Background
Predicted 3D model of an 84-nucleotide RNA (transfer RNA) from a marine sediment metagenome. Its Rfam family is "tRNA". Its family is annotated with triplet codon-amino acid adaptor activity in the Gene Ontology. It is annotated as a transfer RNA. The RNAcentral record of the sequence draws on MGnify. The coordinates come from a structure-prediction model, not an experiment, and the mean pLDDT is 81.

RNA sequence: GGGCGAGUGGCGGAACUGGCAGACGCGCAGGACUUAGAAUCCUGUGGCAGCAAUGCCGUGGGAGUUCAAAUCUCCCCUCGCCCA
Numbered sequence: 001g002g003g004c005g006a007g008u009g010g011c012g013g014a015a016c017u018g019g020c021a022g023a024c025g026c027g028c029a030g031g032a033c034u035u036a037g038a039a040u041c042c043u044g045u046g047g048c049a050g051c052a053a054u055g056c057c058g059u060g061g062g063a064g065u066u067c068a069a070a071u072c073u074c075c076c077c078u079c080g081c082c083c084a
Stems, first nucleotide, its partner, number of pairs: 001083007010026003019067001027045006046057004060076005
């Protein structure tokens, strides 16, 4: 230099043919249980603003197509594999 693959919460990891993003697990917070703890069970858990209701933003970065994009197209970044 060329080809292929990957990038989604704090972490792992889903998301079907483009149609409610974050299922599920771990972690974390609160509670139940216990003399206390572990284990187990229940509830909550993306960010920002707000007293709240609620609103806006969010799939590595940027742009495009579309009524609608994590998903399709283009450029770039990072990582992995292969070829030279």